[in-house]
Molecule: SAM riboswitch aptamer (S box leader)
Organism: Evansella clarkii
RNA sequence: UUCUUAUCCAGAGAGGUGGAGGGACUGGCCCUUGGAAACCUCGGCAGCGGACUUAAUAAGUACUGUGCCAAAUCCAGCAAGCAGAUGCUUGGCAGAUGAGAA
Repeated sequence: UUCUUAUCCAGAGAGGUGGAGGGACUGGCCCUUGGAAACCUCGGCAGCGGACUUAAUAAGUACUGUGCCAAAUCCAGCAAGCAGAUGCUUGGCAGAUGAGAA
């Protein structure tokens, strides 16, 4: 990097460095000089794999590998259905993360 598969309306921030961007992409909307990204330290959450515990299809522990800590994956994007300035529902696309494989 590609493929397969599962999940994505829950949860969880302070300090230091830094100095203008960030929320994947596009449109919208939002966050940000009352300090963005990035990096560091400490803290936290508990989704997936491992380990361990418990009469044990399951639940728990934060020990381990990852992941995550504004807003539903912030909303929509394509298609269908229902009502009709637009909204709702379902499925899909794209993306993210884990596990497995090449």